Predicted 3D model of a 477-nucleotide part of an RNA (small-subunit ribosomal RNA, 5' domain) from Bretschneidera sinensis. Its mean pLDDT, the model's own confidence on a scale to 100, is 82. Rfam family: Bacterial small subunit ribosomal RNA. The full RNA is in RNAcentral, with records from SILVA.
Context: one part of a larger RNA
RNA sequence: GGAUGAACGCUAGAGGCAUGCUUAACACAUGAAAGUCAGACAGGAAGUGGUGUUUCAAGUGGCGGAUGGGUGAGUAAGGGGUAAGAACCUGCCCUUGGGAGAGGAACAACAGUUGGAAAAAACUACUAAUACCCCGUAGGCUGAGGAGCAAAAUGAGGAAUCUGUCCGAGGAGGGGAUCACAUCUUAUUAGAUAGUUGGUGAGGCAAUAGCUUACCAAGACUAUGAUCAGUAGUUGGUCCGAGAGGACGAUCAACCACACUCAGACUGAGACAUGACCCAGACUCCUACGGGAGGCAACAGUGGGGAAUUUUCCACAAUGGGUGAAAGCCUGGUGGAACAAUGCCGCGUAGAGGUAGAAGGCCCACGAGUCGUGAACUUCUUUUCCUGGAGAAGAAACAAUGACAAUAUCCAGGGAAUAAGCAUCGACUAACUUUGUGCCAGCAGCCGUGAUAAAGCAAAGGAUGCAAGCAUUAUUC
Numbered sequence: 001g002g003a004u005g006a007a008c009g010c011u012a013g014a015g016g017c018a019u020g021c022u023u024a025a026c027a028c029a030u031g032a033a034a035g036u037c038a039g040a041c042a043g044g045a046a047g048u049g050g051u052g053u054u055u056c057a058a059g060u061g062g063c064g065g066a067u068g069g070g071u072g073a074g075u076a077a078g079g080g081g082u083a084a085g086a087a088c089c090u091g092c093c094c095u096u097g098g099g100a101g102a103g104g105a106a107c108a109a110c111a112g113u114u115g116g117a118a119a120a121a122a123c124u125a126c127u128a129a130u131a132c133c134c135c136g137u138a139g140g141c142u143g144a145g146g147a148g149c150a151a152a153a154u155g156a157g158g159a160a161u162c163u164g165u166c167c168g169a170g171g172a173g174g175g176g177a178u179c180a181c182a183u184c185u186u187a188u189u190a191g192a193u194a195g196u197u198g199g200u201g202a203g204g205c206a207a208u209a210g211c212u213u214a215c216c217a218a219g220a221c222u223a224u225g226a227u228c229a230g231u232a233g234u235u236g237g238u239c240c241g242a243g244a245g246g247a248c249g250a251u252c253a254a255c256c257a258c259a260c261u262c263a264g265a266c267u268g269a270g271a272c273a274u275g276a277c278c279c280a281g282a283c284u285c286c287u288a289c290g291g292g293a294g295g296c297a298a299c300a301g302u303g304g305g306g307a308a309u310u311u312u313c314c315a316c317a318a319u320g321g322g323u324g325a326a327a328g329c330c331u332g333g334u335g336g337a338a339c340a341a342u343g344c345c346g347c348g349u350a351g352a353g354g355u356a357g358a359a360g361g362c363c364c365a366c367g368a369g370u371c372g373u374g375a376a377c378u379u380c381u382u383u384u385c386c387u388g389g390a391g392a393a394g395a396a397a398c399a400a401u402g403a404c405a406a407u408a409u410c411c412a413g414g415g416a417a418u419a420a421g422c423a424u425c426g427a428c429u430a431a432c433u434u435u436g437u438g439c440c441a442g443c444a445g446c447c448g449u450g451a452u453a454a455a456g457c458a459a460a461g462g463a464u465g466c467a468a469g470c471a472u473u474a475u476u477c
Stems, first nucleotide, its partner, number of pairs: 001477004006473002009470002013347001015345004019340002021305001026303003030300002035063003040060002044056003070258003079183001081181002084178001088175003093171007101135001103133002111124004140149003155162002184230002191221001193219001196218008233255004237248004260281002264277001283294004311337001313336003319333001320331004351379003360371003385414006394404001421466005426447001428445001432461005442449002
């Protein structure tokens, strides 16, 4: 000198664009963050009212809740980065070749009964389906010798047709494993390892594999730092630097890990699942003491911690996602507004003229000098400000559809009107005098200063630097 997710002190006009719990992965009141489909299905309710429709959605069923959003605790290598090859899976989507025949038995809801404070249950009887099951069929799979195994669903419409469904092949995108290289500190950590290293058999997986297991062998790692310990999410990147390199990993993007703590599986194309389930634990709440409920590291918000970090806002108009044939519905993703000089950028606080060099302050050798063209005064302008009016783009395919938005922007009127501070002035380092104080009070980044004439303390006048900011502190180059 630069930089910061900064903080603190004094001060503060307006705008645009960004950013905003770095600490306690501490505990959380309240609201809302994942639903949707009646064109799969039976039954129910409401309304209308006089038989044919409308609305709602508790239940069965389908798809989605594995995306999006948050956090960085753990993790030094099941991670991340770069590069490589091949033994794997893949819902929705795209291309393509075929198919959907014949039957059956139930279970919810509703109804009834029982018990319970509640949460949540049990029993009896009935019923539908794109829910479930059997048979038949198969250019698929296994196998290579015969043979064996596995499917399906309809719905809407007057119809054309549209939609959904089953099997096979290919693709796109996505995902799971493998290998090579590099990937922080410590030797005041030198040995460490028994499923450990390898083989065979068996099991298991979508797939390779000590992934698991029985037996066999005794290996595999290590001074090119194993193992232990400490610290840490990694990267694209950010800051500094001429570079070499050093430090960092907020926002944005990619990957990983986690969801009160520990463990487990179920469903599914995909999870060992943040707003799913089960067991245990800590904590909080309800209770009729028998038993139950909960999980903000989603968005706001509260307490606490801290030097320190915002609104319990608006809208689905755009973009994206889920679902649906569609209209639509949902979406604290997202788009916006609010708060904060937290940062960056540009703008303004006026412009021109104006000496009796006025009054006043300071200083003085009492003559003068300086603040100072600064003010007054004359003239001009209106960024900003106040008032009034017009008024968008963002909306795509005819029309319709805008939260932002009484916005941006433009026009007219008014009037210099509403707008300057902070730090410093001994050297480093730009900028000096007077008064007060008297090793006191104090200053100070370092040297140092203050002892009665202090350019270093305090005040005043003047000056210098930066400027809606300026200083200080902290960290880093």